RNA sequence: GGGGCUGUAGUUCAGUUGGGAGAACGCCUGCUUUGCACGCAGGAGGUCAGCGGUUCAACUCCGCUCAGCUCCA
Numbered sequence: 001g002g003g004g005c006u007g008u009a010g011u012u013c014a015g016u017u018g019g020g021a022g023a024a025c026g027c028c029u030g031c032u033u034u035g036c037a038c039g040c041a042g043g044a045g046g047u048c049a050g051c052g053g054u055u056c057a058a059c060u061c062c063g064c065u066c067a068g069c070u071c072c073a
Stems, first nucleotide, its partner, number of pairs: 001072007010025004019056001027043005049065005
């Protein structure tokens, strides 16, 4: 320098015929307990890596950039 894959909540990840942003764990509150843990109920938390484009509408399609992993040279 070129090719491929990946980037979504604090963490691990799901989410493509383009239209609802989610799960588990973690965190907070309440119930339960003498107290803790477990359990149950509720809640907070997101620039979907960034910028631009297409579209009525983009996590999703297209281009560029950045970061990580990997292959080739």
Predicted 3D model of a 73-nucleotide RNA (transfer RNA) from a Candidatus Omnitrophota bacterium. RNAcentral records the identical sequence in 4 taxa. Its mean pLDDT, the model's own confidence on a scale to 100, is 83. The organism belongs to Candidatus Omnitrophota, within Bacteria. It matches the Rfam family "tRNA". The sequence is in RNAcentral, with records from ENA and MGnify.